[in-house]
Molecule: SAM riboswitch aptamer (S box leader)
Organism: Actinomycetota bacterium
Parts: sequence; C1' cells; structure tokens
RNA sequence: CGCUCAUCGAGAGCGGCCGAGGGACAGGCCCUUUGACGCCGCGGCAACCAGCGAAGACCGGAGGGCCAUGCGCCCGAGGGUUCGAGCCAGGUGCCAAUGCCUGACCGAUGAGCA
Repeated sequence: CGCUCAUCGAGAGCGGCCGAGGGACAGGCCCUUUGACGCCGCGGCAACCAGCGAAGACCGGAGGGCCAUGCGCCCGAGGGUUCGAGCCAGGUGCCAAUGCCUGACCGAUGAGCA
C1' cells in the first nucleotide's frame, strides 16, 4: 500500500512546550494568539483483539438403574468442543461539535488475509 468484515448520534481533559493554522477532501459551518493543530507528561473513556469465564447447548461416556433379556430402554459423574452473559484492562484506539453537516468512485479505527 491492497482485499474482506465490523463499528463510527454514547463516553472520556488537565498541565507543560510550540506558535498559525486546524476540523482528511469540496462546499458549508465551526475551533483558534483568551494559543487552536501538533508533541510530551499525567489522567480518563470505551471494550475491537488478547486473557478468564457462570448458566445453557453439543460431544463423549466412568458408572448405575429397569424388564418384556433385546446388539432393548432409561439415568448419568469427571472430561472435551462451540456459542456464551459477565469479569479484566495486557495489545490497539479514542477524549470540541453525530465521521461537525451535506456529497463521494470518501475517510478513520479494530480484526483477519495477501
């Protein structure tokens, strides 16, 4: 950089440095020298992935029971698998405005693949 899938109306800011642009793009509308954007530190939000995982489901079947003794029927522990409410916060991500709004053959983030 490309492909696939999911999500994007909830949530969460202080301090220091810097110094003019920023909100991806176009139009709009906003933020911004009362210092934005960015970087750093600390704090926080969320729960995509990782980890743990109840009940239930499925597999399996130690063993047990029943009588009409049949390659009969029933119950069924430990164990395993998948889904999984929930827990956690290790890997990411995020902390103006619904992805700010509208548009598009758009973008961002996560997970997987090549």